[in-house]
Context: one part of a larger RNA
RNA sequence: UGGCGGGGGAGCACCACAAGGGGUGAAGCUUGCGGUUUAAUUGGAGUCAACGCCGGGAACCUCACCGGGAGUGACAGCUGAAUGAAAGCCAGAUUAAAGGUCUUGCUGGACUAGCUGAGAGGAGGUGCAUGGCCGUCGUCAGUUCGUGCCGUGAGGUAUCCCGUUAAGUCGGGAAACGAGCGAGACCCACACCUCUAGUUGCCAGCGGGUUCGAAAGGACGCCGGGCACUCUAGAGGGACCGCCGCCGAUAAGGCGGAGGAAGGAGUGGGCCACGGCAGGUCAGUAUGCCCCGGAUCUCCCGGGCCACACGUGAGCUGCAAUGGUAGGGACAAUGCGUUUCGACCUCGAAAGGGGAAGGUAAUCGCGAAACCCUACCUCAGUUGGGAUCGAGGGCUGCAACCCGUCCUCGUGAACAUGGAAUCCCUAGUAAUCGCGUGUCAUCAGCGCGCGGUGAAUACGUCCCUGCUCCU
Repeated sequence: UGGCGGGGGAGCACCACAAGGGGUGAAGCUUGCGGUUUAAUUGGAGUCAACGCCGGGAACCUCACCGGGAGUGACAGCUGAAUGAAAGCCAGAUUAAAGGUCUUGCUGGACUAGCUGAGAGGAGGUGCAUGGCCGUCGUCAGUUCGUGCCGUGAGGUAUCCCGUUAAGUCGGGAAACGAGCGAGACCCACACCUCUAGUUGCCAGCGGGUUCGAAAGGACGCCGGGCACUCUAGAGGGACCGCCGCCGAUAAGGCGGAGGAAGGAGUGGGCCACGGCAGGUCAGUAUGCCCCGGAUCUCCCGGGCCACACGUGAGCUGCAAUGGUAGGGACAAUGCGUUUCGACCUCGAAAGGGGAAGGUAAUCGCGAAACCCUACCUCAGUUGGGAUCGAGGGCUGCAACCCGUCCUCGUGAACAUGGAAUCCCUAGUAAUCGCGUGUCAUCAGCGCGCGGUGAAUACGUCCCUGCUCCU
């Protein structure tokens, strides 16, 4: 000087508690990991910060593993080679299949892997040799520098104290005065208003058309037309404790109020210091060194990564009546689309098949569900629940046996709200409902987004778990 303490003080956080809401922990299944098994079940990651992670949804490929088969030495030297090199082949044998090899021969016309060196290649090793990237401390508020002053010096001071803040944020004091990085400012989105612009978007008013209706009137942006409204996408405005009251040292600021679309950082994100963790990644790529180099390289076929007594993490579906089933009705947003999205017609009970308009997209297409109405069910292992298994059929793909997914019929398991323990969450949040997209030939219970419905309870504390500062 720093670190630490079952020392003290001050402050803070739903990865802390309190007050509440919903789970996990029991069940079945999905998925990752351990273990065991296996010819192989390739490898990495291991408290938070490994375990639906490596965008890791593996049929082949991927692929690194296992079984089998095959191929490969730039360049140099030696060796062999017109007494025919490399390369190719009918038939037969071997074989999963192969002029790959062998038997027998033929074509071919100049190089040659037998040896030595040296390479190409390596998802072979080392993340404790590294770059780069990432995680985490950190949803933190710290970390330094110049000059001055103090100390023989390492160093200290500043960075401390009081108040305040989300903040080393600011105010006041003080041998300090200033400054850099970080915080803030900044950037993006959303919420309000104004202006500009009007197609593919929109349609209040005007004219026309189509349609329903006896008429009154209604429906359809269909056409003319228009840009008022919605929207789109560019430029601006707007919020600053600015105003009022109280508290405070008259400060910084805090509490309440007004006005306002928005109020005290408006909300949500992006960015995130000096450094630590020999954190993770040599299996994204790059890269030092070591190793293999007729095999640890490259290709093919098949298998495996999908095994299953068991343990465990993360999820999905439920255990029902705030529900289930059947019929009818309504309302999104983000995105994506030419090897594609596919309206519409048609065949099929359905999955799906056959045609096919339009769309390179504000133009065309991709069914919202929870919800509402009506009926049935009446508390049952049931019309709850759907595992498991049987049969038939569809789709993708060279190929669904190991090992895909969908439809129909049958079968109908556990499960009656889950011990100790433990996780998330403070508002358009939790919970709940579906949709899109990434991966993608096919396959979501995953990841990332999007909107619909929409609560309860604190507005505090430092008791538990931790973090920061002073001592």
This is a predicted structure of a 471-nucleotide part of an RNA (small-subunit ribosomal RNA, 3' major domain) from an uncultured archaeon. The RNAcentral record of the full RNA draws on Greengenes.